[in-house]
RNA sequence: GCGCCUGUAGCUCAACGGAUAGAGCGUUCGCGUUCUAAGCGAGUGGUUGGGGGUUCGAAUCCCUCCAGGCGCG
Numbered sequence: 001g002c003g004c005c006u007g008u009a010g011c012u013c014a015a016c017g018g019a020u021a022g023a024g025c026g027u028u029c030g031c032g033u034u035c036u037a038a039g040c041g042a043g044u045g046g047u048u049g050g051g052g053g054u055u056c057g058a059a060u061c062c063c064u065c066c067a068g069g070c071g072c073g
Stems, first nucleotide, its partner, number of pairs: 001072007010025004018056001026044006049065005
């Protein structure tokens, strides 16, 4: 330099182009316990990497840039 893949919550990951983008873990508060822990209940979570385009509607499709990974040279 070229090609391919990935980028969504603090972390690991879901989500036919269509409902308010969800789950587990974490975390906060409470119950629980003599005190912890386990367990239970209720909360807490996002500019879907940036910008632009297509569309009635984009996390999803297209272009470009950025970051990471793999391969080729």
Transfer RNA from Candidatus Curtissbacteria bacterium RIFCSPHIGHO2_01_FULL_41_11, 73 nucleotides, folded computationally.
Its mean pLDDT, the model's own confidence on a scale to 100, is 81.
It matches the Rfam family "tRNA". A reference for the family is Lowe and Eddy (1997), "tRNAscan-SE: a program for improved detection of transfer RNA genes in genomic sequence", Nucleic Acids Res.
Taxonomically the source falls in Candidatus Curtissiibacteriota (Bacteria, Bacteria candidate phyla).